Two RNAs folded together computationally: RNase P RNA and transfer RNA, 434 nucleotides in total. It holds a member of the Rfam family "Bacterial RNase P class A". Rfam's curators write: Ribonuclease P (RNase P) is a ubiquitous endoribonuclease, found in archaea, bacteria and eukarya as well as chloroplasts and mitochondria. By type it is a ribozyme.
RNA sequence: CAACCGUUCCGAACAAUCGCGCGAUACCAUACCGAAAGGUCGUAUCGUGAGGAAAGUCCGGGCUCCAAGAGCAGGAUAGCAGAUAACAUCUGCCGAAGGCGACUUCAGGGCCAGUGCAACAGAAAUAAACCGCCUGAAACGGUUUUUCGUUUUAGGUAAGGAUGGAAAGGCGAGGUAAGAGCUCACCGGCGCAUAGGCGACUAUGCGGCCAUGUAAACCCUAUCCGGAGCAACACCGCAAUGAGAGCGUGAAUGCCUGCUCGGCAGCUCUCCAGGUGGCAUAGAGGUAAGCGGCGACGUUUACCCAAGAUAGAUGAUUGUUCACGACAGAACCCGGCUUACAGGAACGAUUGCAAA
RNA sequence: CGGGGCGUAGCUCAGUUUGGCUAGAGCGCUACCUUGGGGUGGUAGAGGCCGCACGUUCAAGUCGUGUCGCUCCGACCA
Numbered sequence: 001c002a003a004c005c006g007u008u009c010c011g012a013a014c015a016a017u018c019g020c021g022c023g024a025u026a027c028c029a030u031a032c033c034g035a036a037a038g039g040u041c042g043u044a045u046c047g048u049g050a051g052g053a054a055a056g057u058c059c060g061g062g063c064u065c066c067a068a069g070a071g072c073a074g075g076a077u078a079g080c081a082g083a084u085a086a087c088a089u090c091u092g093c094c095g096a097a098g099g100c101g102a103c104u105u106c107a108g109g110g111c112c113a114g115u116g117c118a119a120c121a122g123a124a125a126u127a128a129a130c131c132g133c134c135u136g137a138a139a140c141g142g143u144u145u146u147u148c149g150u151u152u153u154a155g156g157u158a159a160g161g162a163u164g165g166a167a168a169g170g171c172g173a174g175g176u177a178a179g180a181g182c183u184c185a186c187c188g189g190c191g192c193a194u195a196g197g198c199g200a201c202u203a204u205g206c207g208g209c210c211a212u213g214u215a216a217a218c219c220c221u222a223u224c225c226g227g228a229g230c231a232a233c234a235c236c237g238c239a240a241u242g243a244g245a246g247c248g249u250g251a252a253u254g255c256c257u258g259c260u261c262g263g264c265a266g267c268u269c270u271c272c273a274g275g276u277g278g279c280a281u282a283g284a285g286g287u288a289a290g291c292g293g294c295g296a297c298g299u300u301u302a303c304c305c306a307a308g309a310u311a312g313a314u315g316a317u318u319g320u321u322c323a324c325g326a327c328a329g330a331a332c333c334c335g336g337c338u339u340a341c342a343g344g345a346a347c348g349a350u351u352g353c354a355a356a
Numbered sequence: 357c358g359g360g361g362c363g364u365a366g367c368u369c370a371g372u373u374u375g376g377c378u379a380g381a382g383c384g385c386u387a388c389c390u391u392g393g394g395g396u397g398g399u400a401g402a403g404g405c406c407g408c409a410c411g412u413u414c415a416a417g418u419c420g421u422g423u424c425g426c427u428c429c430g431a432c433c434a
Stems, first nucleotide, its partner, number of pairs: 001352003005348006012321007020049008031040003051327001055338002058336005063229004069261004074225005079093005094108001095106004109220002114218002116214003130161002132157010169187002172184003188210002190207007233277004242271006253265004285304008322325001357430007366383004376414001385401005407423005
């Protein structure tokens, strides 16, 4: 210098003018709106005003309410040890796969619990003799004979051919009539023993012990899971146990709840249907430093407090500058994941080239 | 906020249950025949990467995960 890898960060800046939401103060105000509860038009000043994903709503929680009763069913997770409020997240390690490497990816429990499936092709698909190879017998033919060839037949054989994604552990040697873990070396798997490790697992030795794949097929094993969601929920007001119509007495219907039992509520339709809190300054909060830990993270100290609507604010214009501006807009709140994204920055690592 | 369904030819749909042979049907389209011409009728044909991506599997429209789009339903006080 180039390529690549990992972690983290930024996401146009500044100024002026106009405009919008929210908060504070002041005035209008013994005022105004409203039936009431309740609310405060407007003006001025000051302060403040979207994101790294606010998104998808895919996981996990906080918070709130409910017969958070039983059983079945169902769902989720799936190497090991940790982190965490919790998790399907994160960290470290183990194993497998990929990469020269930094490093990345993994739905990584169990088909010796059982069942199912494996089309087509192929002789045979979970178990095998089509061809081939070898041995014996018979017949025929050639040959003086030994013997050779063909056909039939009785057997042996999984080394070779052919089919397939998969063909009876792989490969080599010995061995054999031909062959075969039949025997042996190496490799793979399985089982046992020993050693190491908290553990996943690893190393070594021994045993010929060696019948495929599929559980993102049913299923089995272990662990976990009550339901609903801020339109939750609480309070106030409205003739307040609202008004009208229909059905009905635990049957039906609704909820817990997918089913059974059990429990709760009378049910359905139409009309009317306002406000306050929840809710946004105090939290699993943020920033910096120290300490502990490989790390996720924990802990101590100091400092900081930053949108909050309810038809829904966060914008526009002008000027200057630059790298010329992407994806995109909060709605109860957090931790993650996933997805979208112009461009830029920092640190660390790897490989290669060049020079010293 | 919660829950469900759909995406296959230009259009409307099968097929996904239980993965397997060249993914089919109707309408439409094209060519030809029939007719003086058109319609009708007949014959033949074209037209699909099964929304997208990755994975599981020997094999994926079908199974799994993610993602995109469309659509439906339910839900507020007393």